A computed fold for a 143-nucleotide RNA from a soil metagenome, annotated as c-di-AMP riboswitch aptamer (ydaO/yuaA leader). The prediction has a mean pLDDT of 80.
[in-house]
RNA sequence: UGCCGAGUCGUUCCCGUUGGGAACGAGCAGGGGAACCAAGUCAUUGGGGCUUACCCGACCCUUCAUUGAAUAAGGAUUCAAUGGAAGUCAGGGCGGCGACCUUUCGCGCCGAGCCCGUCAGCUAACCUUGUAGGCUUCGAAGG
Numbered sequence: 001u002g003c004c005g006a007g008u009c010g011u012u013c014c015c016g017u018u019g020g021g022a023a024c025g026a027g028c029a030g031g032g033g034a035a036c037c038a039a040g041u042c043a044u045u046g047g048g049g050c051u052u053a054c055c056c057g058a059c060c061c062u063u064c065a066u067u068g069a070a071u072a073a074g075g076a077u078u079c080a081a082u083g084g085a086a087g088u089c090a091g092g093g094c095g096g097c098g099a100c101c102u103u104u105c106g107c108g109c110c111g112a113g114c115c116c117g118u119c120a121g122c123u124a125a126c127c128u129u130g131u132a133g134g135c136u137u138c139g140a141a142g143g
Stems, first nucleotide, its partner, number of pairs: 002135003008026008027131006037121001046119001047116004054093003057089003062086003065082007094111005101143006
């Protein structure tokens, strides 16, 4: 100078300052919350929220859990079964990002993490929360 992202801008007060702290606005973003509508028998194997960060299938190699058997007073150990779970995949689908904006086609990368705490569908009025953090950018054609 720019990128991902809601995460930018302004004002006041205090400390008495390479600056720090507190509060209030605007903008942007999120949650809760009627009627109507939807759902209505499942639930501790809970359920839900932010976010693109999800869906389906396969797998017992590793770890956990459950069940069975053996040794065994018990504890514990070993073996086997079950994709129930973490996880794994030269699986499938779907989603997000790549630098003035936009469309298309390539190419590349990502699908993590955090929170509520037994509880929440939608939802006007109303109530309420956040305004971080991390980084350095691939082309082609049309407008």